Predicted 3D model of a 347-nucleotide part of an RNA (large-subunit ribosomal RNA, domain IV) from a metagenome. The RNAcentral record of the full RNA draws on SILVA.

Context: one part of a larger RNA
């Protein structure tokens, strides 16, 4: 020096991206326990007290022998019940006594509280750098499917679906619960409609050409007929998606309920908002600190929020993320000592 432990004055997070690591807490019994809440929880909330050994007493308890009485049985004082003293097993409480500092004596064995974000929850995942806010989930909704079902595998036979039958099965999206889920069908998709337009092969065969020059054979070919599709016409957004500018205006100023105008399919509703979204930005105000680009609450000027690509809340839960307080400490001020195993030196 490296590793593993033990101890440390005063301070106690000043360390650091960050209390990482360590310390602290810890068992059992009793007392006591807030906000909030889906009334179940939160909760071991928090916060306190006790805990060894011996003696005595009280209560309770196991088994044994003994005694008594009644019943059953009768080969056997055999079985069952009851009783109080004795011994014995397990335990609780109270009082007293006692000791090296004191007693869950070792080991095992929660630190706690407050606030915010995200995800409801238990669960699942990148075997060997990611355990999460990602996936799943119960619940919600849309859509397909009438049974030889849709869908999937297979060249086929056949099989799964299912020995099921729309309260069933497949697919998509969302993701407990509570309150909600606005406007737009112009584009794309899907569904419907089949009147008209367009449209392949095929059918059709007016007419034309070659050859021969009798019949014929060969080539070409207009009208007309004709499917789905596309065009067209509707519906549909918990389908893919989208959801505006400019100018003026009120008795100080500012602002603009109001008016004008252009464009669009419709111009973002309720909510939330410097947010896991805010560039400018360390926005502005307040709180927290001696001091805070952090955090919380509010404001709204939303570069570029917004409603099942769900919006906003939400008790409980979380080896999730962020901030604060308390306890605690060698993380630090600032290092030190000791033990063991290596390294190192010698053999």
């Nucleotide at each position: 020096c490296u590793g593993u432990g033990u101890a440390a004055a005063a301070g106690g997070a000043a360390c650091u991206c960050g209390g990482c690591a360590a310390a602290a807490u810890g068992g059992c019994u009793c007392c006591g326990u807030a906000a909030c809440u889906u009334a179940g929880g939160a909760a071991g909330a928090a916060g306190g007290a006790g805990u060894g050994a011996c003696u005595u007493u009280u209560a309770a308890u196991u088994c044994a022998a003994u005694a008594u009485u009644u019943g059953c049985a009768a080969u056997a004082u055999g079985c069952a019940a009851u009783a109080a003293a004795u011994g014995u097993u397990c335990u609780a409480a109270a009082a007293g006594u006692u000791g090296u500092c004191a007693c869950a004596a070792a080991a095992u064995u929660g630190g706690a509280a407050g606030a915010a974000g995200c995800a409801a929850c238990u669960g699942u995942u990148u075997a060997a750098c990611a355990a999460a806010a990602a996936c799943a989930c119960a619940g919600g909704u849309c859509u397909c499917u009438g049974c030889u079902a849709a869908u999937u595998c297979g060249c086929a036979a056949g099989a799964a679906g299912a020995u099921g039958u729309a309260u069933a099965g497949g697919g998509g999206c969302u993701g407990a619960c509570g309150c909600g889920u606005g406007c737009c069908c112009g584009g794309u998709g899907c569904u419907g409609c089949a009147a008209g337009g367009u449209u392949a092969a095929g059918g059709g065969g007016a007419g034309g050409c070659g050859u021969c020059u009798u019949g014929g054979c060969g080539c070409u070919g207009a009208a007309c007929u004709c499917a789905a599709g596309c065009c067209c016409c509707a519906g549909u957004a918990a389908a893919c998606g989208g959801c505006g500018g400019c100018c003026g205006u009120a008795a100080c100023u500012c602002u603009g309920a109001c008016g004008g105008u252009c464009c669009a399919a419709a111009g973002g509703u309720a909510g939330c908002g410097a947010a896991a979204u805010u560039c400018u930005u360390u926005g502005c105000c307040a709180c927290c600190u001696a001091a805070u680009u952090a955090g919380u609450g509010g404001c709204c000027u939303g570069c570029a929020u917004g409603a099942a690509u769900c919006g906003c809340g939400u008790a409980a839960u979380g080896a999730c993320u962020u901030c604060u307080u308390u306890a605690c400490u060698g993380u630090c001020u600032c290092u030190u000592a000791c033990a063991c195993a290596g390294a190192c030196u010698c053999a």